[in-house]
Molecule: Bacterial RNase P class A
Organism: Lewinellaceae bacterium
RNA sequence: GCUACAGGGAGCUCUAUCGCGUUUUGGCGGAGAUUUGCCGGCAGAAUGAGGAAAAUCCGGACAACGUAGAGCACCGCACCAUCUAACGGAUGGGUCCCGUCAUAUGACGGGAACAGAAAGUGUCGCAGAAACUAUACCGCCUUGCUACGGUGAGGUAAGGGUGAAAACGUGCGGUAAGAGCGCACGUCUUGUGAUGGUAACAUCGCAGGAGGAUAAACCUUGCGGGUUGAAAUGCCACGUAUAUUUCGCUCUACCCUCGGGUAGGAAGGGUUGCUCGCCCAACGAUCAGCAAUGACAGCGGAAGGGGUAGGCAGAUAGACCAUCUUCGUGAGGAGAUGGCUAGAUAAAUGAUAGAGGAUCGCCUUAGGGUGAUUACAGAAUCCGGUUUACAUCCCUGUAGCAUUC
Numbered sequence: 001g002c003u004a005c006a007g008g009g010a011g012c013u014c015u016a017u018c019g020c021g022u023u024u025u026g027g028c029g030g031a032g033a034u035u036u037g038c039c040g041g042c043a044g045a046a047u048g049a050g051g052a053a054a055a056u057c058c059g060g061a062c063a064a065c066g067u068a069g070a071g072c073a074c075c076g077c078a079c080c081a082u083c084u085a086a087c088g089g090a091u092g093g094g095u096c097c098c099g100u101c102a103u104a105u106g107a108c109g110g111g112a113a114c115a116g117a118a119a120g121u122g123u124c125g126c127a128g129a130a131a132c133u134a135u136a137c138c139g140c141c142u143u144g145c146u147a148c149g150g151u152g153a154g155g156u157a158a159g160g161g162u163g164a165a166a167a168c169g170u171g172c173g174g175u176a177a178g179a180g181c182g183c184a185c186g187u188c189u190u191g192u193g194a195u196g197g198u199a200a201c202a203u204c205g206c207a208g209g210a211g212g213a214u215a216a217a218c219c220u221u222g223c224g225g226g227u228u229g230a231a232a233u234g235c236c237a238c239g240u241a242u243a244u245u246u247c248g249c250u251c252u253a254c255c256c257u258c259g260g261g262u263a264g265g266a267a268g269g270g271u272u273g274c275u276c277g278c279c280c281a282a283c284g285a286u287c288a289g290c291a292a293u294g295a296c297a298g299c300g301g302a303a304g305g306g307g308u309a310g311g312c313a314g315a316u317a318g319a320c321c322a323u324c325u326u327c328g329u330g331a332g333g334a335g336a337u338g339g340c341u342a343g344a345u346a347a348a349u350g351a352u353a354g355a356g357g358a359u360c361g362c363c364u365u366a367g368g369g370u371g372a373u374u375a376c377a378g379a380a381u382c383c384g385g386u387u388u389a390c391a392u393c394c395c396u397g398u399a400g401c402a403u404u405c
Stems, first nucleotide, its partner, number of pairs: 001401010012356007020048007028040003050376001054387002057385005062229004069276004074225005079093005094114001095112007115220002120218002122214003137160002139156007168186006187210010233313004244303007251264005265283001268280004284296001286295003320339008357374007
């Protein structure tokens, strides 16, 4: 110097003129009037779109309904420790996998969808004899027949073939030939003891076991999850007709100071999708009738219709921002000082001119000239994270390559 990876930052600058939104200051005019306040316009000041505002993907703050839950369904997560308001997030470590270097299992970089295959059910195409406890295509061994080409019976899975994978691997023994059949060493796995570590785990020893892969296949285990969402929600003003139709309910017992109270029941409603439980709920000293019952009134369900569409809040002082000190490997924590920096509502945050910066191409007397480009993109309740997009430039760290001194 170049390349790759990881982390962090910037992402156009300046001047002038004009324009726009919010807050605020000072005059002017108008209606009204005790002042304040209201309407219109003038002149100033301060401030005004991001690292992702995007995806609508997670978690919350906040608001409403509940506050009495339980079971099932449905959904999410899954090594250990820590951080955080919380998270399906982050940080550090462990295990496994991949790449490079090295050559003794180490260093660096990257990834994980990292609970369970010894609860069960599935799947592994083609090829191959055979892909769940399998099988005999070629072959090997024993033996019968034979026309000597071959063929029948029994045994075998060591050798060969197919395949990503052929049922733990290598060696020795043993056998008719073979096979964990036996032994030694190793691989994986289960249990257990010692040492180290907060832990996941690592190392060593002992005993048992052995098709493999797959759970982003169904499934099992453990932990967790109330719903809706700013067009939420609350308040004010204006206006109207709950007109009309239809269905259901309006109860029982006791006490009393005659007004009510207690217990049960009750059409219907609320609580996530269902069930159970729980909560709310009108319940009449009315009228007519001998009575059954009917009317009025009250409560509720369904249909159908009418009025309004204006304003205020939510709505921006925060799990906030900047600098410094301090604790921690780190994510982050604590303290001090300073700051207030959009709040629109059809939606403002811009336009023009000039001069520069950066990158690329061409020319060049190597001083420079000239042309082009200047990324992704635009707040809408707010905050934390993940993912995606991004011309170019700067800083830090690690590894590799090359060259000069």